[in-house]
Molecule: c-di-AMP riboswitch aptamer (ydaO/yuaA leader)
Organism: uncultured bacterium
RNA sequence: UAUAGAAAAUCGCUAAAGUCUGACUGACAGACGCGGGGAAACCAAUCGCAUGUGGGGCGAAUCCAGGCUUGCCUGGUAGGAUCACUUUUGGGGUCCGAACCCGUCAGCUAACCUCGUCAGCGUUCCAAAAGACCCA
Numbered sequence: 001u002a003u004a005g006a007a008a009a010u011c012g013c014u015a016a017a018g019u020c021u022g023a024c025u026g027a028c029a030g031a032c033g034c035g036g037g038g039a040a041a042c043c044a045a046u047c048g049c050a051u052g053u054g055g056g057g058c059g060a061a062u063c064c065a066g067g068c069u070u071g072c073c074u075g076g077u078a079g080g081a082u083c084a085c086u087u088u089u090g091g092g093g094u095c096c097g098a099a100c101c102c103g104u105c106a107g108c109u110a111a112c113c114u115c116g117u118c119a120g121c122g123u124u125c126c127a128a129a130a131g132a133c134c135c136a
Base pairs, nucleotide, nucleotide: 001132011122012121013120014119018032019031020030021029022028033117034116035115036114037113038112043107054105055102056101057100063076064075065074066073067072068071079096080095081094082093083092085131086130087129088128089127090126091125
């Protein structure tokens, strides 16, 4: 490593969700990168049988209580994100705590197979230590 005010993106943030090329406007294809899922052996788990309750993936997004119109609402919560040079620690503020998918089937998992690369938000706290950078 400025202070105060305003605005904003070529700035920043969540996330895997970026880059490049072709095509040349089609919201298409390919490559690389990034992120998921399935799938051996070994291992793990299971260990009389039957019946009932299905189960799983993605993600921080789970659980509890109450209400009613029974699948929604409210409150809290495990957990997650952010506060501008970077990291760590402490304090404080704000926000999220969803949505979706598979379809009775999935432990791990080499080879191999397969899918995605969306969508949004913000204009900026304090203290300490270490580092980096700039100036003299």